[in-house]
RNA sequence: UUCUUAUCAAGAGAGGUGGAGGGAUGUGCCCGAUGAAGCCCGGCAACCGUCAUGCAAAUGAAAUGGUGCCAAUUCACACAAAACGAAAGUUUUGGGAGAUGAGAG
Numbered sequence: 001u002u003c004u005u006a007u008c009a010a011g012a013g014a015g016g017u018g019g020a021g022g023g024a025u026g027u028g029c030c031c032g033a034u035g036a037a038g039c040c041c042g043g044c045a046a047c048c049g050u051c052a053u054g055c056a057a058a059u060g061a062a063a064u065g066g067u068g069c070c071a072a073u074u075c076a077c078a079c080a081a082a083a084c085g086a087a088a089g090u091u092u093u094g095g096g097a098g099a100u101g102a103g104a105g
Stems, first nucleotide, its partner, number of pairs: 001105008013041001015040003021031003025078004042070003047066002050061004074097001079094006
C1' cells in the first nucleotide's frame, strides 16, 4: 500500500506539560488563551489474545498481554433511489468515503 471481513446511536479527568491550532478531504458548522495539537499520567471499551462452559455455533468472566478510543451520530452533508413538497428542501433506505480490529497478498 491492496484485498476480505466485523463494527462505527453507548462509554471515557475541573490532572501535569505544552504553547496555536484542531475536528481525514470539499462545503458548512463547530471546538480552541475560561487555553488547540503533541507528550506524560489517568480513564473507557472489550476487536484479537487469555480463562470457563460447549462437539460446534455461541455464551460468560477478568483486564496482567497486542491494538483502539476518550467534544458534537463517523459533527452534518457529499452518490443513488423512494415518499412528501409549487419550489427550496425534508425524511427513510442503500451505496461511496473514512476510522478501528482481525485475516490474507
Source information: The RNA shown here (SAM riboswitch aptamer (S box leader)) has 105 nucleotides and comes from Planococcus lenghuensis. Its Rfam family is "SAM riboswitch aptamer (S box leader)". From the family's description: The SAM riboswitch is found upstream of a number of genes which code for proteins involved in methionine or cysteine biosynthesis in Gram-positive bacteria. The coordinates come from a structure-prediction model, not an experiment, and the mean pLDDT is 86.